[in-house]
RNA sequence: GUUUCCUUAGCAUAGCCUGGUUAUUGCACCCGACUGUUAAUCGGGGGGUCGAAAGUUCAAAUCUUUCAGGAAACG
Numbered sequence: 001g002u003u004u005c006c007u008u009a010g011c012a013u014a015g016c017c018u019g020g021u022u023a024u025u026g027c028a029c030c031c032g033a034c035u036g037u038u039a040a041u042c043g044g045g046g047g048g049u050c051g052a053a054a055g056u057u058c059a060a061a062u063c064u065u066u067c068a069g070g071a072a073a074c075g
Stems, first nucleotide, its partner, number of pairs: 001074007010027003020058001029045005051067005
């Protein structure tokens, strides 16, 4: 340099191909129950506008383009 893949909450992830009405789950965090206490267990709660920008569309995490960061292969 070329090609391909990845980027979604503090961390790890589902959803993307096939656009649709509230973005999923686990851990962590907060509150409560239980317990002599802690842990474990159970119930509840907050936190995102999906890497950035633009485009297409009635409607974009999802499709297209560019850019940024990361990984791999080839040279």

RNAcentral holds the sequence, with entries from ENA. Transfer RNA from a Candidatus Kariarchaeaceae archaeon, 75 nucleotides, folded computationally. The coordinates come from a structure-prediction model, not an experiment, and the mean pLDDT is 82. Its Rfam family is "tRNA". By type it is a transfer RNA.